[in-house]
RNA sequence: GGGCUCGUGGUGUAGCGGUUAACAUGUCGCCCUGUCGAGGCGAAGAUCGCCGGUUCGAAUCCGGUCGGGCCCG
Numbered sequence: 001g002g003g004c005u006c007g008u009g010g011u012g013u014a015g016c017g018g019u020u021a022a023c024a025u026g027u028c029g030c031c032c033u034g035u036c037g038a039g040g041c042g043a044a045g046a047u048c049g050c051c052g053g054u055u056c057g058a059a060u061c062c063g064g065u066c067g068g069g070c071c072c073g
């Protein structure tokens, strides 16, 4: 230098063009319990790496770019 792949709440993942971005775990509050844990209920938390484009509509498609991984030269 070229190619492929990944980037989404604190963490791990799902979602592959269409309503409020879902689940697990963690955090906080309440209930339960003699206490802790377990369990139950609820809440906060991501505008999807960044910029631009396509589209009525983009996390999703396209281009560029940044970072991680693998391969080739």
Stems, first nucleotide, its partner, number of pairs: 001072007010025004018056001027043005049065005
Molecule: transfer RNA
Organism: Candidatus Gottesmanbacteria bacterium RBG_16_37_8